[in-house]
């Protein structure tokens, strides 16, 4: 140097082909529950790797950067 795969919340994933309120889990915070704690219930806080294009609308096509892992040389 060229190819390939992938980037979503503190962590893990889903939603992507096939465009249309960004869900689930664990964690955190609050409340009920229990003598107290645990475990269980209800609520709430948080996210699409940056920058641009297409488009009434991108996490989702496109480009370009930038990062991980993989192959070749």
């Nucleotide at each position: 140097g060229g190819g390939g795969u992938c980037g979503u919340a503190a962590u893990a994933u889903a939603a992507c082909c096939u465009g249309g309120u960004a869900g689930u889990a664990u964690c955190c915070g609050a409340g009920g529950u229990u003598u107290g704690g645990g475990a269980c219930c209800u609520c709430g806080u948080a996210g699409u790797c940056a920058g641009g294009g297409u488009u009434c609308a991108a996490a989702u096509c496109c480009c370009u950067g930038c990062g991980a892992c993989c192959c070749c040389a």
Model confidence (mean pLDDT): 82 of 100. The RNA shown here (transfer RNA) has 73 nucleotides and comes from a Nanobdellota archaeon. Rfam family: tRNA. From the family's description: Transfer RNA (tRNA) molecules are approximately 80 nucleotides in length.